[in-house]
RNA sequence: GGGCGAGUGGCGCAGUUGGUAGCGUACUUGAUCGACAUUCAAGAGGUCGCGGGUUCAAGUCCCGCUUCGCCCA
Numbered sequence: 001g002g003g004c005g006a007g008u009g010g011c012g013c014a015g016u017u018g019g020u021a022g023c024g025u026a027c028u029u030g031a032u033c034g035a036c037a038u039u040c041a042a043g044a045g046g047u048c049g050c051g052g053g054u055u056c057a058a059g060u061c062c063c064g065c066u067u068c069g070c071c072c073a
């Protein structure tokens, strides 16, 4: 330098044919317990790597850039 894949709450991941972004775990509060753990209930937390384009509408489609991984040279 070229090709492919990945980037989504703190962490690990899903997100179908474009239609108001979810799961597990962690966290907070409450219940349960003599207490802790477990369990149960409720809650907070992300404008989806960055910039632009298409569209009534983009995590999703298109272009550029960036970070990481793998392969080729």
Base pairs, nucleotide, nucleotide: 001072002071003070004069005068006067007066010025011024012023013022019056027043028042029041030040031039049065050064051063052062053061

Predicted 3D model of a 73-nucleotide RNA (transfer RNA) from a Heliobacteriaceae bacterium. It matches the Rfam family "tRNA". Rfam links the family to the GO term triplet codon-amino acid adaptor activity. It is annotated as a transfer RNA. The prediction has a mean pLDDT of 83. The sequence is in RNAcentral, with records from ENA. NCBI's taxonomy places the organism under Bacteria, Bacillati, Clostridia, Eubacteriales, Heliobacteriaceae.